This is a predicted structure of a 551-nucleotide part of an RNA (large-subunit ribosomal RNA, domain I) from a Candidatus Shapirobacteria bacterium. NCBI's taxonomy places the organism under Bacteria, Bacteria candidate phyla, Candidatus Shapironibacteriota. Its Rfam family is "Bacterial large subunit ribosomal RNA". Gene Ontology terms of the family: structural constituent of ribosome and ribosome.

Context: one part of a larger RNA
RNA sequence: CAAAUGGUGAAUGCCUUGGUCGCUAAAGCCGAAGAAGGACGUGGUUGACGACGAUACGCAUCGGGGAGCUGUCAGCAAGCUUUGAUCCGAUGGUUUCCGAAUGGGGAAACCCCCUGCAAAGAAAGUUGCAGGACUGUACCAGUUUACUGGUACGGGGGUAAGCUGGGGAACUGAUACAUCUUAGUACCCAGAGGAAAAGAAAACGAAGUGCGAUUUUUAAUCGUUAUUCCGUCAGUAGCGGUGAGCGAAAUCGGAAAAGCCCAAACCUUGAUUUAUCAAGGGGUUGUAGGAUCUAACUUAAGAGAUAUGAAAGAAUAGAAGAAUCUUUUGGAAUAGAGAGCCAUAGAAAGUGAAAGCCUUGUAUUUGAAAUUCUAGUAGUAUCUUUGUUAGACACCUGAGUACGGCGGUACACGCGAAAUACCGUCGGAAUCUGGGGGGACCAACCCCCAAGGCUAAAUACUUUAGCGGACCGAUAGUGAACUAGUACCGUAAGGGAAAGGUGAAAAAUACCCGUUGUCCGGGGUUGAAAUAAUUCUGAAACCGUUUGCUA
Repeated sequence: CAAAUGGUGAAUGCCUUGGUCGCUAAAGCCGAAGAAGGACGUGGUUGACGACGAUACGCAUCGGGGAGCUGUCAGCAAGCUUUGAUCCGAUGGUUUCCGAAUGGGGAAACCCCCUGCAAAGAAAGUUGCAGGACUGUACCAGUUUACUGGUACGGGGGUAAGCUGGGGAACUGAUACAUCUUAGUACCCAGAGGAAAAGAAAACGAAGUGCGAUUUUUAAUCGUUAUUCCGUCAGUAGCGGUGAGCGAAAUCGGAAAAGCCCAAACCUUGAUUUAUCAAGGGGUUGUAGGAUCUAACUUAAGAGAUAUGAAAGAAUAGAAGAAUCUUUUGGAAUAGAGAGCCAUAGAAAGUGAAAGCCUUGUAUUUGAAAUUCUAGUAGUAUCUUUGUUAGACACCUGAGUACGGCGGUACACGCGAAAUACCGUCGGAAUCUGGGGGGACCAACCCCCAAGGCUAAAUACUUUAGCGGACCGAUAGUGAACUAGUACCGUAAGGGAAAGGUGAAAAAUACCCGUUGUCCGGGGUUGAAAUAAUUCUGAAACCGUUUGCUA
């Protein structure tokens, strides 16, 4: 150096229990009746996980189910069960201690106390049960008249993501950096709900005259109808140290569709401190509407409130469910060959290799004692309630409001020609012969009616179930396929792993020999295989053995 044969090592291949991303459907808050989350216990044996709570691997009842069972790692012992166990579902019961933690304290899972009742005890004391925090509203009682006590109904804390509101960065980008950007993001606080928010026009759009400018010029004409979400408009119009960048809206196409109630004028009743207040009626809009008064027409259906209150169907266990044999090879038939059958079932998984006909299933059909949804819906009963026109009148129609100055903020819009919306401060209207808007502003024209409130669905997110992927396949995919937020690290906040595969079946090596040895080795046994024995396959680096070759 070559060949052969080994050790070590774990790549590669194959596999999947676990992940990941979606689709469809359903569901969506828990908590002083003590939550979420934990500590400590509970087993014949009990270390971990899971389950449960001194009734403690479980209790009761009602259903399902029908032969095995006493959770897993994982046995052993002892038992249970056709008088129906284990198991599955529903409703209840029990539910130590900590924790909002709430009798006081506290270094959480511990210590100490008060009141009432009960037990045994001679008593001291012990044990058991119930109650004892603060706070909002309403009511009651007492007295010291602003406190005390009581009663009833509430609050407190948690919550993955999503939502609304109040606060609110910086790194970064701008090739530096200050306006700007990152970004109203991260983060903090508060709050609510299964969604939240928004929401029923002082809306949007269009057109358009005068002055001026421009044009070749005259004439004529037309809307939408709450909000939300998706697509488009469009990276457009714009904003911008006109840098980096930021970035609409109307329209159109879809999803879903739903509209309502107060305040006031006036009337009635009651109270009253004579200012008003309370209850009921009335009334709710912009081609203005309403009140009041006068006149006329109209009577049918609908709407609302209260009480009561379904069903079909669905969810939470299940049930029935077709059809194959022979032979060859093989350790094993689902493979080859031959001959059949079922199919509203040839989805899928498993079974000793690749199965429509072996098993579980699948298509199809079917099922609930109990609870829940459907739904406080449909229905039923009672009660309440008309609408319109014309004229007159000039009573009402949301005030420290609109709006303005100054200073800011939000609008895609950085003060800009800057409308619109909001906040602070100083001023401060009109009242329908009124007011706001149409992106400075004036006129004309057009649209609308602020300063009160409610409102489902389409939308966001998560969980559960089912189904899927030109998604991963153990250095990948979740950090986690395994005792994983574990071991371990850190005073702490916090950080954070590695680790899958015997075989069809444990049949997991009886027995003998060697050995200090229950390690290990040799024989032997099981098996298709033991070079399948921390075990599938078993590459390389690295380390040997044997043989051959080498001036």